[in-house]
This is a predicted structure of a 1500-nucleotide RNA (small-subunit ribosomal RNA) from uncultured Salinimonas sp.
The sequence is in RNAcentral, with records from ENA.
Its Rfam family is "Bacterial small subunit ribosomal RNA".
The coordinates come from a structure-prediction model, not an experiment, and the mean pLDDT is 86.
RNA sequence: GAGUUUGAUCCUGGCUCAGAUUGAACGCUGGCGGCAGGCCUAACACAUGCAAGUCGAGCGGUAACAUUUCUAGCUUGCUAGAAGAUGACGAGCGGCGGACGGGUGAGUAAUACUUGGGGAUCUGCCUGAUGGCGGGGGACAACCACUGGAAACGGUGGCUAAUACCGCAUAAUGUCUACGGACCAAAGUAUGGGACCUUCGGGCCAUACACCAUCAGAGGAACCCAAGCGAGAUUAGCUGGUAGGUGAGGUAAAGGCUCACCUAGGCGACGAUCUCUAGCUGUUCUGAGAGGAAGAUUAGCCACACUGGGACUGAGACACGGCCCAGACUCCUACGGGAGGCAGCAGUGGGGAAUAUUGGACAAUGGGGGCAACCCUGAUCCAGCCAUGCCGCGUGUGUGAAGAAGGCCUUCGGGUUGUAAAGCACUUUCAGUGGUGAGGAAGGGGAGUAUGUUAAUAGCGUACUUCAUUGACGUUAGCCACAGAAGAAGCACCGGCUAACUCCGUGCCAGCAGCCGCGGUAAUACGGAGGGUGCGAGCGUUAAUCGGAAUUACUGGGCGUAAAGCGCACGCAGGCGGCUUGUUAAGCCAGAUGUGAAAGCCCCGGGCUCAACCUGGGAGGGUCAUUUGGAACUGGCAAGCUAGAGUCUUGGAGAGGGGAGUGGAAUUCCAGGUGUAGCGGUGAAAUGCGUAGAGAUCUGGAGGAACAUCAGUGGCGAAGGCGGCUCCCUGGCCAAAGACUGACGCUCAUGUGCGAAAGUGUGGGUAGCGAACAGGAUUAGAUACCCUGGUAGUCCACACCGUAAACGCUGUCUACUAGCUGUGUGCGAAUUUAAUUUGUGCGUAGCGAAGCUAACGCGCUAAGUAGACCGCCUGGGGAGUACGGCCGCAAGGUUAAAACUCAAAUGAAUUGACGGGGGCCCGCACAAGCGGUGGAGCAUGUGGUUUAAUUCGACGCAACGCGAAGAACCUUACCUGGCCUUGACAUGCAGCGAACCGUCCAGAGAUGGAUGGGUGCCUUCGGGAACGCUGACACAGGUGCUGCAUGGCCGUCGUCAGCUCGUGUCGUGAGAUGUUGGGUUAAGUCCCGUAACGAGCGCAACCCCUAUCCCUAGUUGCUAGCAGUUCGGCUGAGAACUCUAGGGAGACUGCCGGUGACAAACCGGAGGAAGGUGGGGAUGACGUCAGGUCAUCAUGGCCCUUACGGCCAGGGCUACACACGUGCUACAAUGGUGCGCACAGAGGGCUGCAAACCCGCGAGGGGGAGCCAAUCUCACAAAACGCAUCGUAGUCCGGAUCGCAGUCUGCAACUCGACUGCGUGAAGUCGGAAUCGCUAGUAAUCGUGAAUCAGAAUGUCACGGUGAAUACGUUCCCGGGCCUUGUACACACCGCCCGUCACACCAUGGGAGUGGAUUGCACCAGAAGUGGUUAGUCUAACCUUCGGGAGGACGAUCACCACGGUGUGGUUCAUGACUGGGGUGAAGUCGUAACAAGGUAACC
Repeated sequence: GAGUUUGAUCCUGGCUCAGAUUGAACGCUGGCGGCAGGCCUAACACAUGCAAGUCGAGCGGUAACAUUUCUAGCUUGCUAGAAGAUGACGAGCGGCGGACGGGUGAGUAAUACUUGGGGAUCUGCCUGAUGGCGGGGGACAACCACUGGAAACGGUGGCUAAUACCGCAUAAUGUCUACGGACCAAAGUAUGGGACCUUCGGGCCAUACACCAUCAGAGGAACCCAAGCGAGAUUAGCUGGUAGGUGAGGUAAAGGCUCACCUAGGCGACGAUCUCUAGCUGUUCUGAGAGGAAGAUUAGCCACACUGGGACUGAGACACGGCCCAGACUCCUACGGGAGGCAGCAGUGGGGAAUAUUGGACAAUGGGGGCAACCCUGAUCCAGCCAUGCCGCGUGUGUGAAGAAGGCCUUCGGGUUGUAAAGCACUUUCAGUGGUGAGGAAGGGGAGUAUGUUAAUAGCGUACUUCAUUGACGUUAGCCACAGAAGAAGCACCGGCUAACUCCGUGCCAGCAGCCGCGGUAAUACGGAGGGUGCGAGCGUUAAUCGGAAUUACUGGGCGUAAAGCGCACGCAGGCGGCUUGUUAAGCCAGAUGUGAAAGCCCCGGGCUCAACCUGGGAGGGUCAUUUGGAACUGGCAAGCUAGAGUCUUGGAGAGGGGAGUGGAAUUCCAGGUGUAGCGGUGAAAUGCGUAGAGAUCUGGAGGAACAUCAGUGGCGAAGGCGGCUCCCUGGCCAAAGACUGACGCUCAUGUGCGAAAGUGUGGGUAGCGAACAGGAUUAGAUACCCUGGUAGUCCACACCGUAAACGCUGUCUACUAGCUGUGUGCGAAUUUAAUUUGUGCGUAGCGAAGCUAACGCGCUAAGUAGACCGCCUGGGGAGUACGGCCGCAAGGUUAAAACUCAAAUGAAUUGACGGGGGCCCGCACAAGCGGUGGAGCAUGUGGUUUAAUUCGACGCAACGCGAAGAACCUUACCUGGCCUUGACAUGCAGCGAACCGUCCAGAGAUGGAUGGGUGCCUUCGGGAACGCUGACACAGGUGCUGCAUGGCCGUCGUCAGCUCGUGUCGUGAGAUGUUGGGUUAAGUCCCGUAACGAGCGCAACCCCUAUCCCUAGUUGCUAGCAGUUCGGCUGAGAACUCUAGGGAGACUGCCGGUGACAAACCGGAGGAAGGUGGGGAUGACGUCAGGUCAUCAUGGCCCUUACGGCCAGGGCUACACACGUGCUACAAUGGUGCGCACAGAGGGCUGCAAACCCGCGAGGGGGAGCCAAUCUCACAAAACGCAUCGUAGUCCGGAUCGCAGUCUGCAACUCGACUGCGUGAAGUCGGAAUCGCUAGUAAUCGUGAAUCAGAAUGUCACGGUGAAUACGUUCCCGGGCCUUGUACACACCGCCCGUCACACCAUGGGAGUGGAUUGCACCAGAAGUGGUUAGUCUAACCUUCGGGAGGACGAUCACCACGGUGUGGUUCAUGACUGGGGUGAAGUCGUAACAAGGUAACC
């Protein structure tokens, strides 16, 4: 920086990612080289080999080898033997070294480490200096003899050397000291040599190396001090050699290190003790830094060496490849006893995700020994293995479009792979083959020269010259030649974060996933492919660390509401602290010095072709130490001051606290009077009380509790809290003036006190109220809400408890920073003396500037600006829970986790939606009315059922007389049966034939067969066009699926008044404003106001019909006047009227009055055919419902292809216990029936409408005039009206059903048409709960027509006739609009969500206990060893008076002590029948607690 909480937003906050890194591991892959690295686990066990020896110039010597000599056997030579003479050397004595080097990290939180200091020390080898190195003695190995044992290993006796051992001498600059003195050492060897001496060994001299003493140095080692260096307080007290002193012992040395005595101390909140974890550091990784994490390799220190203990030797060890003991384990054994220690290098087993060769060499560097040569060296240098890491190189380069083939995709055109390949032209790094070939080599040795030493031209040392030599690596690096593109590319990813997209397969499956999340038939997210992206001999994954994370915040966070202010105060320690002066120098600042190892990091150079790497120089690094200086600030000390703080005086207000007394109203109870039937209670009731007299009312009394009005965002108190009145005691606060003290202050961990209600204990008290409980209701239930009762309790005293949403959700103190208004309470000033004005304190409330805040909000009473101190927070859940501790009588409180689980949880604000929230308004929404439905019969649709099939779709409103404006066949999609397969239909190809029209036969038909007629059109004469048949293949075809892949169309909210935009403004933002407000309207209609101003889609208007008039026109329409007449506008005629159909006019709140805001508008009126939208229609904003339709059509994808396609016949869609919707007809008298009689409108008509006339009771038949229609026709309108009848009846109502007989359409009315006539005459007497339509030419009622259609309407669409009632009004139901409010909803209340129970899994607490680990205390025990003692045994050096002594050894014993044992506690781990809660789990049970007034406000 990003992703992730939300519909969206801002914040808070967690989770996750991108980076760097690694001793890594795993998966896939793998060409070369360089430089590094390589058991992180079992400090588990180890076979085998090697890892520490060396010195013969210390010694006695001679086992082996070689040389030489001699001897023997003897073939010129071999074998055997002898000789330490020589080179050498096994074993041994002796010296030095095995304390270094190498390994490991178990232990250790301090006896460690780091940094810096300190003094009371030791120090082999090395360096420097001084001095010395004289003279003696006695042994022990080896060896020899005997001997034990299986072995390991010994025993006894004897011989022997030394640089082994021991005296003596000498003795200071050493040690001790009483200052007189006393005491202490040694070793030789080699080489050379002129004199001299010799026992011929040598002495002697010189040199070299050794040796002794002392001093000093260097390096090393030991000790002490300070500071730093993990976690846990759910570890708070620890300690008896403990702390100190004196003395002694001990040590190399200070010291309780040890001991005796004395004192009673010492450590600890600045974290002792205990527990857990851990080697520490230079450094490494990360990070901008500060930090955080780590401590492999490398370097320093420490610790350890099978486990535990112990000492010896030594300069150095309590000793990795030494010793002793104990223990475990392994091995050998003759069973008696022995041996061993890879955490050295290799290697083995084991463990593990995992880590290499039983390699070469001492050539180099270094180490040990040695005079040296040299020897040893698994240190080291090299090689081997491993992509473990870092670095470098390569796997070719150029050209090459026919953009090849193949693959993949495709909209079928093409695109992409892709200049990629092929082809052509080049190059040859690396690898390969063959050659050549540095450097790592310095030394050491031989010879020579010079020089030093010396008596010396010996010797030895040094320097130079010269000669021959020393390389594990090594087939080295490098260089040259050769050949040929030849031998050399993978891995991960491609939904977002995050660079990179398509196809196929799969179908919540298989799977993916770091987080968010993908997958339920079109998956860029799974698997494969093509393509792409990234990195590249690697790439991914996993693990781990830091970063991002300001997510522990020192740098650098917070706490009103997100997590977070202790309920409040007092106050010790601690932290912080006013003004002035002086002093000091701890803090602080500056300089210098020392140190901060090397390596590493950084900078500048150098070397490998570069780089990694190596190397030279420099810089840097500390809270370090010492020292010098400074004195502002902080601190210390001293002196002073008054502004902080406090004291005194005088006043003031107050429900501040405690105690005592006292008052009235009310409730209840008791007694009495009056009085009678109810009272009480609720939404409604009931339980309850009452005729034994309630309730009501009056009087009197008792008792307890609480104090109405005043009363107030009034007062007081630290908070909790405090309210009648009076008195007593008492705390705090405020004001005004002065006086005094002189920083006495602020805060406060632990601590102490106070602390509502409930609760607890003891004793009282008890009127009312009232958990529990009982009863009555409510309810599906009702362990509740409501009602009637009612116990604890509420009250008092004393004692506990110690918590609350103890809240201002805001710690205390101080200072500063605009104002305005109210209120409480002091004090002052002015005047006009007042209910005045003004000023100044302290408190309390409301607004508000700056500022702050995520926003809300806060705003001198801060949440602003600063300072001081304290408390607290670090994702949600688990959980304020468990365990442990403390407190409590108990209830419980306090302190306070983890496992596990989720990717969120939260805050504020926004837009919606919703509310059994509020306000305003509208609608046939209710109300007021009229008529219906629901009951009957029938029609029709649907569900269900049935069926071979009853094709399919539509399902609340917004499916159900819907698609269907019309299923007997057809339609038809369904079923049964029979047939066809390029197909009933389209295009292309080939062949044949005109097409076409008939007839006959079989068959249910499709179809098949036979047969007759017919020879057309154009032509360039080849042929062609249309049509038919046949054939093959591309393809056709599908009412098959998906309306949740779609287009189009439609329904619906809703003809509701809304929905938006641009610019501006406001807001961090989502968004807001505009569009809200005041009026008004049918209307977001208009007006006014207004940080908005405008605009768009809607509204309205424009369009059509209709209502009035005018103009024009006058047939088929009309007929006033005129004429004729068959009396019919029939005819002439007319153009007036009606009408027709074109065009105009008219209506606009225009006019008047009133109301209103001088507005919009509304009310009334005039005029007018019509008046405030005149009436009706068309017209349907942004959007909602994944609404409907793949079966109108179109269409993606999928599916079928002799069938899911096509043809045919028959059947079905018409079924029928039932249920629902929509209708028709009725139930009758406002009616039925009969007769008479009047008046429409709008339509239709050539496959048609059909008149007159004739026939039939009728449906209808015959007939055919007329009409392509203002002409003819369908076509008589009916209700109405007049007269008559019926007389309330299942009827003269009603017509279902059934029988018979017919008519019409049609190929055909059986399933299954309509109509007619005659007969039959069912239910039904106005319809339960419920429910629908309608506000005027409307409802109701009456008929008419049309589409579809051969025929078949009670349906649908249209037309006119007759023609009402009612609307007070908006409380309520439903729907809608606007504003507002709450919200835990946003799939939006059909929402969200809680708890028990049931089931599965997980972790965890308790638990009779059980097992282990560790540790405290007490006791037993006591190996080896050291020290003490020693009466037993033994004893070379020295002394001796020769008896012995000194000294020593062994043994014994005492002290300490490891292992081990017993008892009793603590801590901790594992496990445990059973049990407690917790968590998680797409569709379990019961309820509905919370979110809206959540239906009883919620919560503590």